[in-house]
RNA sequence: GCCUGGCUGGCUCAGUUGGUAGAGCAUGUGAUUCAUAAUCUCAGGGUCAUGAGUUCAAGUCCCAUUUCGGGCA
Repeated sequence: GCCUGGCUGGCUCAGUUGGUAGAGCAUGUGAUUCAUAAUCUCAGGGUCAUGAGUUCAAGUCCCAUUUCGGGCA
């Protein structure tokens, strides 16, 4: 330099055909317990890497950029 994949709550990851973004763990609350842990209940937490475009509507489609990985030279 070229090709290719990834980026989504604090962490690890889903998100199918464009139609109001979810799970597990973690955190907090309550129950239980003499108490802690475990278990159960509920809650909070997201500029979907950045910018621009298409669309009535974009995590999803187009373009550019940043960053991380893999391959080729």

This is a predicted structure of a 73-nucleotide RNA (transfer RNA) from Canis lupus dingo. The same sequence occurs in records of 3 taxa. Its Rfam family is "tRNA". It is annotated as a transfer RNA. Lineage of the source: Eukaryota > Eumetazoa > Chordata > Amniota > Canis lupus. Its mean pLDDT, the model's own confidence on a scale to 100, is 80.